[in-house]
This is a predicted structure of an 84-nucleotide RNA (transfer RNA) from a bacterium.
The prediction has a mean pLDDT of 80.
Rfam family: tRNA. Rfam classes the family as a transfer RNA.
RNAcentral records the identical sequence in 2 taxa.
The sequence is in RNAcentral, with records from ENA and MGnify.
């Protein structure tokens, strides 16, 4: 240099006909349990802001299409994999 895949909460990983973003597992918090740790159960768990409801953001980055994008379509990075 060409081509082809992948990029989603703290960490693996889902969601593809575009339609409720984080299923589900891990770890972490609270609480029961225990004399005490595991270990078992329940709850909860993405960011700001807020006393609380609640509002705003948010799927590498930055723009398009749409009434609506994780999904499509365009440059950008970033890592794996072919070719040269």
């Nucleotide at each position: 240099g060409c081509c082809g895949a992948a990029g989603u909460g703290g960490c693996g990983g889902a969601a593809a006909u575009g339609g409720c973003a984080g299923a589900c597992g891990c770890g972490c918090u609270g609480c029961g349990u225990u004399c005490a740790g595991g270990u078992c159960g329940c709850a909860g768990u993405g960011a700001g802001u807020g006393a609380a409801a609640g509002c705003u953001c948010g799927u590498g980055g930055g723009g398009g299409u749409u009434c609506g994008a994780c999904u499509c379509c365009c440059c950008c990075c970033u890592u794996c994999g072919g070719c040269a």